[in-house]
Context: one part of a larger RNA
RNA sequence: UCACGGUUAAGGAACUCGGCAAAUUAGUCCUGUAACUUCGGGAGAAGGGACACUCGAGUAAAAUUGAGUCGCAGAGAAAUGGCCCAGGCGACUGUUUAACAAAAACACAGGGCAACGCAAAGUGGAGACACGACGUAUGUUGCCUGACACCUGCCCGGUGCUGGAAAGUUAAGAGGGGAGCUUAGCGCAAGCGAAGGUUUGAAUCGAAGCCCCAGUAAACGGCGGCCGUAACUAUAACGGUCCUAAGGUAGCGAAAUUCCUUGUCGGGUAAGUUCCGACCUGCACGAAUGGUGUAACGAUCUGGGCACUGUCUCAACCGUGAGCUUG
Numbered sequence: 001u002c003a004c005g006g007u008u009a010a011g012g013a014a015c016u017c018g019g020c021a022a023a024u025u026a027g028u029c030c031u032g033u034a035a036c037u038u039c040g041g042g043a044g045a046a047g048g049g050a051c052a053c054u055c056g057a058g059u060a061a062a063a064u065u066g067a068g069u070c071g072c073a074g075a076g077a078a079a080u081g082g083c084c085c086a087g088g089c090g091a092c093u094g095u096u097u098a099a100c101a102a103a104a105a106c107a108c109a110g111g112g113c114a115a116c117g118c119a120a121a122g123u124g125g126a127g128a129c130a131c132g133a134c135g136u137a138u139g140u141u142g143c144c145u146g147a148c149a150c151c152u153g154c155c156c157g158g159u160g161c162u163g164g165a166a167a168g169u170u171a172a173g174a175g176g177g178g179a180g181c182u183u184a185g186c187g188c189a190a191g192c193g194a195a196g197g198u199u200u201g202a203a204u205c206g207a208a209g210c211c212c213c214a215g216u217a218a219a220c221g222g223c224g225g226c227c228g229u230a231a232c233u234a235u236a237a238c239g240g241u242c243c244u245a246a247g248g249u250a251g252c253g254a255a256a257u258u259c260c261u262u263g264u265c266g267g268g269u270a271a272g273u274u275c276c277g278a279c280c281u282g283c284a285c286g287a288a289u290g291g292u293g294u295a296a297c298g299a300u301c302u303g304g305g306c307a308c309u310g311u312c313u314c315a316a317c318c319g320u321g322a323g324c325u326u327g
Stems, first nucleotide, its partner, number of pairs: 001322008010313002014311001019308001027051005036041001038147001052069006070074001082306007089298002094106002110145007122131003148293004153223003158220002160216005168210002173205002178200005185192002224242005251285001252282001263279005
């Protein structure tokens, strides 16, 4: 000097990103126990008291009870919850990045949509075949949401899916008008040129798809602008106009979302960029990419308080081990 452990005057979070770490609490019995609540909980809430030994009574033994004794201390050691208030997120128990992340992520019961009638759909395989399932729609598969309570608005123009089918477009294929090459023949020559062969090939016919017509948003998704107006001012229930498929409903809102921003007001503090309650001017919330609440739960995150403490003011001492120096 380092590591680990122990004690500490006065103060008691002034430390620090943050009470990190440490300390406090702790067992059994009695008493007592709030908001809230899904009536189960919350709850060991919180808070308070008792506890040893001796001799009696009592008992099967205890419990219980009377009198007394000792200590600073009687759950005399060890082991053995700190507690409360408020908010965010996720309902919960569970799962996860073996070795930097345990969470608000995943899962979940519950909800919804879609596919599939059995030789099922879906999946693996080149196939046989297998799983699905020795199941049969109260089933199986895929996707989304995520207990519960109250709810889940408008838009089908785009993309997707489902259904439809008159016209248009359209592949291979069918079709083969015609054209090129070849040459028997004809012609003085230029050239013409049957049949056959070969090359090419127009019209026409030709499915799905696309186009088209409908439906569908708990499918992917989307959910406006400008101007004016009330007898103070301000604001605008109201009116006008442009655009759109439709212009964001309920609820919530400076939020895990708010740039400006430490918004403004209130609370808490002597003092509060955090926190809580409001406001609404929502840069850029919003309804199963779910919205808003919510008891219980959480090695979750945030703010506050009580208790407690070497975290600190501010350091001191002791023990063990290592290191270092000397022998």
Predicted 3D model of a 327-nucleotide part of an RNA (large-subunit ribosomal RNA, domain IV) from a metagenome.